A computed fold for a 73-nucleotide RNA from Pediastrum, annotated as transfer RNA. The prediction has a mean pLDDT of 82. It matches the Rfam family "tRNA". It is annotated as a transfer RNA. The sequence is in RNAcentral, with records from ENA.
C1' cells in the first nucleotide's frame, strides 16, 4: 500500500436470499422444597460498530469511516 473477511442482548450465535429483531447459557420474579440446588412459569434486556444512499419498506443491498482478523506487497 493491494485484497478478504467479521461487527446484532451481559456472554456465544442465529435471524432460509428486503417486511414490524430470535435462541441457548447469564440476570431477576413466582411456583415446589423444612432450607438450598434441580426442575417447572414468567419478566427485563439490543431498532444491529459509526455516518450517508437506494426503497413504500433494509440487520440483509450500494458507498465512505472506524475496530479486529487473515493473506499478498
Nucleotide at each position: 500500500g493491494c485484497g478478504a473477511g467479521u461487527a446484532u442482548a451481559g456472554c456465544u450465535c442465529a435471524u432460509u436470499u428486503g417486511g414490524u429483531a430470535g435462541a441457548g447459557c447469564g440476570u431477576u420474579g413466582g411456583u415446589c422444597u423444612u432450607c438450598c440446588a434441580a426442575a417447572c412459569c414468567g419478566a427485563a434486556g439490543g431498532u444491529a460498530g459509526c455516518g450517508g444512499g437506494u426503497u413504500c419498506g433494509a440487520a440483509c443491498c450500494c458507498c465512505g469511516c472506524u475496530a479486529c482478523u487473515c493473506g499478498c506487497u